Transfer RNA from a Candidatus Altarchaeales archaeon, 74 nucleotides, folded computationally. Model confidence (mean pLDDT): 83 of 100. RNAcentral holds the sequence, with entries from ENA and MGnify. It matches the Rfam family "tRNA".
RNA sequence: GCGGCCGUAGUGUAGCCUGGUUAUCACUCGAGCUUGCCAAGCUUGCGACCCGAGUUCAAAUCUCGGCGGCCGCA
Numbered sequence: 001g002c003g004g005c006c007g008u009a010g011u012g013u014a015g016c017c018u019g020g021u022u023a024u025c026a027c028u029c030g031a032g033c034u035u036g037c038c039a040a041g042c043u044u045g046c047g048a049c050c051c052g053a054g055u056u057c058a059a060a061u062c063u064c065g066g067c068g069g070c071c072g073c074a
Base pairs, nucleotide, nucleotide: 001073002072003071004070005069006068007067010027011026012025020057029045030044031043032042033041050066051065052064053063054062
């Protein structure tokens, strides 16, 4: 330099192909219940679409550019 894949809560992850209700689940964290205490369990709450532009009534999803990561080729 070229090609491919990927980027979503603090961590991991579903959703993307086929655009549409309040973006899923688990762990962590806050509160409560339970317990003599802790742990475990149960209930509940907070928190996220890498950045920019375009298309569209509507974009995490489609298109383009950028940034970053991984792999391969040279």